Two RNAs folded together computationally: RNase P RNA and transfer RNA, 437 nucleotides in total. Model confidence (mean pLDDT): 76 of 100.
[in-house]
RNA sequence: UAAGCAGACCGGGUGAUCGCGGCUCGGCUUUGUCCGGGCUGAGGAAAGUCCGCUCUCCACAGGGCAACGGUGCCGGCUAACGGCCGGGCGGGGCGACCCGACGGAUAGUGCAACAGAGAAGGACAUUGCCUCGCGCAAGCGGGGCGAGGGUGAAACGGUGGUGUAAGAGACCACCAGCGCCGGCAGUAAUGUCGGCGGCUUGGCAAACCCCACCGGGAGCAAGGCAAAGCAGGCGCAUUGGGGCGGCCCGUCCCGCAAAAAGCGCCGGGUAUGCCGCAUGACCGCCGGAGCAAUCCGCGCGGCUAGAGAGAUGAUCGCCGCCUCGCAAGAGGCACAGAAAGCGGCUUACAGGUUCGCUUAGGCA
RNA sequence: GCUCCAUUCGUCUAGCGGUCCAGGACGUGGCCCUCUCAAGGCCAAAACACGGGUUCGAGUCCCGUAUGGAGCA
Numbered sequence: 001u002a003a004g005c006a007g008a009c010c011g012g013g014u015g016a017u018c019g020c021g022g023c024u025c026g027g028c029u030u031u032g033u034c035c036g037g038g039c040u041g042a043g044g045a046a047a048g049u050c051c052g053c054u055c056u057c058c059a060c061a062g063g064g065c066a067a068c069g070g071u072g073c074c075g076g077c078u079a080a081c082g083g084c085c086g087g088g089c090g091g092g093g094c095g096a097c098c099c100g101a102c103g104g105a106u107a108g109u110g111c112a113a114c115a116g117a118g119a120a121g122g123a124c125a126u127u128g129c130c131u132c133g134c135g136c137a138a139g140c141g142g143g144g145c146g147a148g149g150g151u152g153a154a155a156c157g158g159u160g161g162u163g164u165a166a167g168a169g170a171c172c173a174c175c176a177g178c179g180c181c182g183g184c185a186g187u188a189a190u191g192u193c194g195g196c197g198g199c200u201u202g203g204c205a206a207a208c209c210c211c212a213c214c215g216g217g218a219g220c221a222a223g224g225c226a227a228a229g230c231a232g233g234c235g236c237a238u239u240g241g242g243g244c245g246g247c248c249c250g251u252c253c254c255g256c257a258a259a260a261a262g263c264g265c266c267g268g269g270u271a272u273g274c275c276g277c278a279u280g281a282c283c284g285c286c287g288g289a290g291c292a293a294u295c296c297g298c299g300c301g302g303c304u305a306g307a308g309a310g311a312u313g314a315u316c317g318c319c320g321c322c323u324c325g326c327a328a329g330a331g332g333c334a335c336a337g338a339a340a341g342c343g344g345c346u347u348a349c350a351g352g353u354u355c356g357c358u359u360a361g362g363c364a
Numbered sequence: 365g366c367u368c369c370a371u372u373c374g375u376c377u378a379g380c381g382g383u384c385c386a387g388g389a390c391g392u393g394g395c396c397c398u399c400u401c402a403a404g405g406c407c408a409a410a411a412c413a414c415g416g417g418u419u420c421g422a423g424u425c426c427c428g429u430a431u432g433g434a435g436c437a
Base pairs, nucleotide, nucleotide: 001360002359003358004357005356007354008353009352010351012319013318014317015316016315017314018313020041021040022039023038024037025036026035027034028032043335047346048345050344051343052342053341054340055219056218057217058216062249063248064247065246068215069214070213071212072211073087074086075085076084077083088102089100090099091098092097103210104209108208109207110204111203126149127148128145129144130143131142132141133140134139157175158174159173160172161171162170176200178197179196180195181194182193183192184191185190223275224274225273226272232266233265234264235263236262240254241253242252243251244250282302283301284300285299286297287296288295289294320333321332322331323330324329365436366435367434368433369432370431371430374390375389376388377387382420392408393407394406395405396404413429414428415427416426417425
């Protein structure tokens, strides 16, 4: 210098005028849908609603089984997680680095189109090789073989030798791979070394399934209080009924022939106010522990929109950046928009700042 | 706001992971029939919302995105 990799951060600034939401203070010949003042008012994703929680209601003494759903290498962090950090293994890249739904295919079941002779338990004879019989020959028929060709995503270890009529893990050596046992390193996943075994036992579990672990259900339109308003009806009980979203044990509630209450279903009414509702698993700096995520601190500083579903904007001036233009100037400034709250993930995003690193070339 | 569901020719739909060209109906176009139209017959064009992944192989299975729909005070 060129090309890249990875982390962190910003994501137009400022002034004036007008307007909108929330809180608050003041004013009144007018108490208002009033007037005036002050403070405050979107994000890194507020989004998707994909996970995990807080909170609330329903159910629940509790337990077992089954079903359903989810997660899935190991260790750590965390309130928790499918998140994060570190490590292992596998794959990609020259490299910095990136990616991985990464338990089990020797528990069982299932699937594999087309092509091909044969497609999953010991299978296959199309071309082939060997041999026997017949035949003058071409060839035909019987037997042996699984090595070569060919098909396919996939054809049941590889190379060399022994052996044989021809061959073949049939046998041998080495290599690859699988399983078991042991040593060493490591918390572990795993790695490595040695021995033994049968000679090879294939793929798909984002097919059913098996194993381990986790999960009661619903969601702030949850739910509570007040006010207003309306029209009730049906079903549920002694061979008891109902609930515990399935079953069982068990347990709880109602009930004794009436009423009330309760539960379920249908129907009717309401569309107002308040709470829930924002100082919290909060953020930054500093010090300490740790490789890190993260944790600790009686340290310092800071934040703090909140609802009706509805507010959070517009214009002008100056500056910054981009595009067009010789210039004057003109146009533009990404993705996007809180709704109970919090931690993550995913998705969208013009441009810019900054720390570190890699490869190639050049110069000293 | 919260919770669910769906997406295949122009429209409505079928489609146990497999080659046959994703099938059918209505509609559209062409030809035949008819004096003409309709009806009828023959033929044709026309689709898996988008992007990744699993698999030998995806309309189908998984993840994300987009669009549309339904329910809840």